[in-house]
Context: one part of a larger RNA
RNA sequence: UGACGGGGACCCGCACAAGCGGUGGAUGAUGUGGAUUAAUUCGAUGCAACGCGAAAAACCUUACCUACCCUUGACAUGGCAGGAAUUCCGAAGAGAUUUGGAAGUGCUCGCAAGAGAACCUGCACACAGGUGCUGCAUGGCUGUCGUCAGCUCGUGUCGUGAGAUGUUGGGUUAAGUCCCGCAACGAGCGCAACCCCUGUCCCCAGUUGCCAGCACAUCAUGGUGGGAACUCUGGGGAGACUGCCGGUGACAAACCGGAGGAAGGUGGGGAUGACGUCAAGUCAUCAUGGCCCUUAUGGGCUGGGCUACACACGUGCUACAAUGGUCGGUACAGAGGGACGCAAGACCGCGAGGUGGAGCAAAUCCCAAAAAACCAAUCGUAGUCCGGAUUGGAGUCUGCAACUCGACUCCAUGAAGUCGGAAUCGCUAGUAAUCGCGAAUCAGCAUGUCGCGGUGAAUACGUUCCCGGGCCUUGUACA
Numbered sequence: 001u002g003a004c005g006g007g008g009a010c011c012c013g014c015a016c017a018a019g020c021g022g023u024g025g026a027u028g029a030u031g032u033g034g035a036u037u038a039a040u041u042c043g044a045u046g047c048a049a050c051g052c053g054a055a056a057a058a059c060c061u062u063a064c065c066u067a068c069c070c071u072u073g074a075c076a077u078g079g080c081a082g083g084a085a086u087u088c089c090g091a092a093g094a095g096a097u098u099u100g101g102a103a104g105u106g107c108u109c110g111c112a113a114g115a116g117a118a119c120c121u122g123c124a125c126a127c128a129g130g131u132g133c134u135g136c137a138u139g140g141c142u143g144u145c146g147u148c149a150g151c152u153c154g155u156g157u158c159g160u161g162a163g164a165u166g167u168u169g170g171g172u173u174a175a176g177u178c179c180c181g182c183a184a185c186g187a188g189c190g191c192a193a194c195c196c197c198u199g200u201c202c203c204c205a206g207u208u209g210c211c212a213g214c215a216c217a218u219c220a221u222g223g224u225g226g227g228a229a230c231u232c233u234g235g236g237g238a239g240a241c242u243g244c245c246g247g248u249g250a251c252a253a254a255c256c257g258g259a260g261g262a263a264g265g266u267g268g269g270g271a272u273g274a275c276g277u278c279a280a281g282u283c284a285u286c287a288u289g290g291c292c293c294u295u296a297u298g299g300g301c302u303g304g305g306c307u308a309c310a311c312a313c314g315u316g317c318u319a320c321a322a323u324g325g326u327c328g329g330u331a332c333a334g335a336g337g338g339a340c341g342c343a344a345g346a347c348c349g350c351g352a353g354g355u356g357g358a359g360c361a362a363a364u365c366c367c368a369a370a371a372a373a374c375c376a377a378u379c380g381u382a383g384u385c386c387g388g389a390u391u392g393g394a395g396u397c398u399g400c401a402a403c404u405c406g407a408c409u410c411c412a413u414g415a416a417g418u419c420g421g422a423a424u425c426g427c428u429a430g431u432a433a434u435c436g437c438g439a440a441u442c443a444g445c446a447u448g449u450c451g452c453g454g455u456g457a458a459u460a461c462g463u464u465c466c467c468g469g470g471c472c473u474u475g476u477a478c479a
Stems, first nucleotide, its partner, number of pairs: 001479002003476003007473002010470004015463002019427005026318001029315005034309001042053002064304002068300003073127001077126002079123005086103007107116003129293002132291003138287002140282003143278001145276001150189006156165003169180003195270004200238007210227002214225003241264001244258005320420001324379003328375002336367003341360002346355003386417001391412007433455007
């Protein structure tokens, strides 16, 4: 100087407390461990691994296993020789591949002979290739402490020196934020602001969006003429600064209350992550040193596996019901996507879906029905008209192909489950809880992920205690 303390003082955070809802019990989904296996590819492992890499494992993917094949190779550059490329038809084979036949002559230079470019085949060698090892050789990227308020430097001063001071102190703040003081005076990286979205108003613009007033038309609809008010769209501005008033304070910074205001003291949300820590993670995104393989640890292909199952754990789904289930009627979103696409009306089917195809490269058309809510009916506390696992049968769709191993539909079946031990998690407001909708991936496949809106709470006395953190101080046989 640090680190540590079941030392002290001060302060903060859904850290506790106060509340609301869960997990832990059940079924099934998914990831992991284990055990199994020819293989169950590899990585991630306290917080910070475990619906994680994977924003889609039937083949492919695929890195694993089995069998069958190739050896200048699936890919790159270079040499020589031949042929343009390419297309079509057989045979064998699980395919990779092997083998036979036919058609075919292009482009540039050149009168021609010929030469060249691209592509294909053969030969030999330099080489290719490796998701093989080492993340404890590395770059890059990322997690975490933590959006915590810290981390430093120049000059000066003090100290023999390591170092100190500044950065400590008194107030204050979300903040090393600001004020005052002070052997310090300044500065840098962080904080804040500048950026984006959202909340109010004004101006400009007005189609595909809008419809107040005036007409027309219709069973009805901005459907039509028209309008530019309103909503909205998307450009530009205004607005919030402790600016104003009162009080407290040290005449400071600031804090408390008030006015005005759509908004008040960082308005709400996002992006933004200092010096560093964990030899944290990644050699399987990529790049890369070293080592290793080179008729194989490279390459192709068939089938299988990654989907297995006594069990254990994590994360989410659905429930156990009446604030509910079922049936009928009837409203109201936002944000997205659409041409190898989204697909309306109509018809067929109980349904998944099918036939067909209007319209739409989309403020125009489509996906598209929002759901909870609301209005009536029914069920009456029951393993039930709760719950839906499982199983049988019949189907639909995608796709060469749904056996291993897809999703969905209909009929039948109708398991566990009556609110969950010890323990443990999230959340402070348009939040929790609850309800549906969309997108990426994608042929198909969503209880996952990322977004979107609808309905919409309770509680916070307080900081003694648990956890993590900041600052000062003290002790130390630690560095």